[in-house]
Context: one part of a larger RNA
């Protein structure tokens, strides 16, 4: 030099651990803001740069309730300091709350700069307080008036306005991807739909929505890719109202008057009234007083937001330490879980069970008041949603792509009918049968989870598992939108090595000394590999 084996360094893999994380369940809570948020900036301690917390009344005041011996966050020392006259925690209600930030008196390169009016303090220089932004509603004759109310932010989830493309048809134009992504408006604790101009089909159902089947069926498709229902059944949930008009009265207007009134039709207001076996309205005639739980306002059980009480064990050997073994015993509505020097029903916290609010908040049953709220029968034919409904062109939307295409919806041009009426039952048209458009309201079944409590997991366990157990959206990268990391582990307790020696030493060694253990010494459990050194053996 090569293999090897042993020790050692180096490395930081494996193993254990888990303070973080992932999915999930139950329950809560579903918004926060011009009373200035969200989300920053400066600042605030005896000494303080960092999180944290507060805000110039600054790790903090005040009450109030709870706790009950030690307190001045992380974070150690020091020095002051506070606390049974109850500190320090904890809740619960208030004060305070600089500057930006919708930011709102102008302006601005955020956290600055400048103002105008008014009131104040001061001799003044100067200060302190309030006001002052734009829009929309509403009053109003009208103000450069007043009052209201709006903006902004935020995870999903809802509606509604716009709305691709890659891709898939094994190539592509219809078509698909998809009304998705994604961009804008508005909203709510849900949203949106919703009390039939329905569905059917000779037999009936009876608002809406969500789910299972019906069914990958009928169909719909360059009939290619692929799209893809309803009736009708089981379930969840369960609720039904109110206007517009007939007519009837108030005011206001207009005509008209003989000034007593008439009449019109609109405008606003109150009764009425609200539907299909058609109702209502007006006439005549008959009969009736039962409840809902909308609002207010008492009253307020129950929960919630600090707590409180809570059963049962000892002794031997082993070890550094008992919770494990051994012997002997308890409690269990309590054998969840954590901790505690190995592995604990009975040692600590707790658990099961029971108890508990000054306050605040959520929620109901009660009571008072308020409000809303009938029928039938005959006559009469006044009402009962018009640029509507339907039709032509041209779009969409229905699972349905113009098709034999009905049904809705939008633009455009058109343009009825009035209960003997009017739509619809998939061209169309009779008979029949359902139904009452052209005005609105409405809980629960359903969606979601940023957020708070409880739990669970054939989830991960520090290249995993959120990007992020750790002071991460940090540190770095980029002009900027944006990218975006690495990094846990001493020990049961710091008991963290006092003293000595070597040394230039605060480096680093060797003693001592603590620990079970220092080959656990902070580069700190365990410590594989790869690579280095030594040593030794074999071969060149």
């Nucleotide at each position: 030099g090569g293999c090897g084996c042993a020790u050692g360094g180096g490395g930081g893999a494996u193993g254990c651990c888990u303070u973080g994380g992932c999915u999930c369940u139950c329950g809560g809570a579903g918004g926060c803001g011009a009373a200035g948020a969200a989300g920053g900036a400066c600042g605030u301690g005896a000494c303080a740069a960092g999180c944290u917390g507060c805000g110039a009344a600054a790790a903090g005041c005040u009450g109030c309730g709870g706790c009950g011996a030690g307190u001045g966050g992380c974070a150690a020392a020091u020095a002051c300091a506070c606390c049974g006259u109850g500190a320090c925690c904890c809740g619960c209600a208030g004060a305070u709350a600089u500057c930006c930030g919708a930011a709102u008196g102008g302006g601005g390169c955020a956290a600055c700069c400048c103002g105008u009016a008014g009131g104040g303090a001061g001799c003044g220089a100067u200060c302190c307080c309030u006001a002052c932004a734009u829009c929309a509603g509403u009053c109003g004759g009208a103000a450069c008036g007043a009052c209201u109310g709006a903006g902004g932010c935020g995870a999903a989830c809802g509606u509604g306005g716009g709305g691709a493309a890659c891709u898939g048809a094994a190539a592509c134009a219809u078509c698909u991807u998809a009304g998705u992504a994604c961009c804008c408006g508005c909203a709510g604790g849900a949203a949106g739909a919703g009390a039939a101009a329905g569905u059917a089909a000779c037999a009936a159902c009876g608002a809406u929505u969500c789910u299972c089947c019906c069914a990958g069926u009928a169909g719909c498709g360059g009939c290619g890719a692929g799209c893809g229902a309803a009736c009708g059944g089981g379930g969840a949930a369960g609720a039904g109202c109110c206007c517009a008009a007939a007519c009837c009265g108030g005011c206001g207007g207009c005509g008209u008057u003989u000034c007593g009134g008439c009449g019109c039709g609109u405008g606003c207001c109150g009764g009425g009234g609200u539907u299909a076996u058609a109702g209502g309205a007006c006439c005549g005639c008959u009969c009736a007083a039962a409840g809902g739980c909308g609002c207010a306002u008492g009253c307020g059980a129950g929960c919630g937001u600090a707590g409180c009480g809570g059963a049962a064990g000892g002794a031997g050997a082993u070890g550094g330490a008992a919770u494990g073994c051994u012997c002997c015993c308890c409690c269990g509505c309590a054998g969840a879980c954590g901790g505690u020097g190995a592995g604990a029903g009975g040692c600590c916290g707790g658990u099961a069970c029971g108890c508990g609010a000054a306050a605040c908040g959520c929620a109901g049953a009660c009571a008072u008041g308020c409000c809303a709220g009938g029928a039938g029968c005959g006559g009469c034919a006044c009402c009962u949603g018009a640029g509507u409904a339907g039709g032509g062109c041209g779009g969409g939307a229905c699972a349905c792509g113009a098709g034999a295409a009905a049904u809705c919806c939008c633009g455009u041009c058109u343009g009825a009918a009035u209960u003997a009426u009017c739509g619809g039952g998939g061209a169309c048209c009779a008979u029949c049968c359902c139904g009452a458009a052209a005005g609105g309201c409405u809980a629960a079944a359903u969606a979601c989870u940023a957020c708070c409590g409880a739990g669970a997991g054939a989830c991960c366990g520090a290249u995993a598992g959120c990007g992020a157990a750790c002071c991460a959206g940090u540190a770095c990268c980029g002009u900027g939108a944006g990218g975006g990391a690495a990094a846990g582990g001493u020990g049961a307790a710091a008991a963290g090595c006092a003293c000595c020696u070597c040394g230039g030493a605060c480096a680093g060694a060797g003693g001592a000394g603590u620990g079970a253990a220092a080959a656990a010494g902070a580069c700190c459990c365990u410590g594989a590999a790869a690579c280095c050194a030594u040593g030794c053996g074999c071969c060149u």
The part of an RNA shown here (large-subunit ribosomal RNA, domain I) has 540 nucleotides and comes from a Muribaculaceae bacterium. It matches the Rfam family "Bacterial large subunit ribosomal RNA". The RNAcentral record of the full RNA draws on ENA.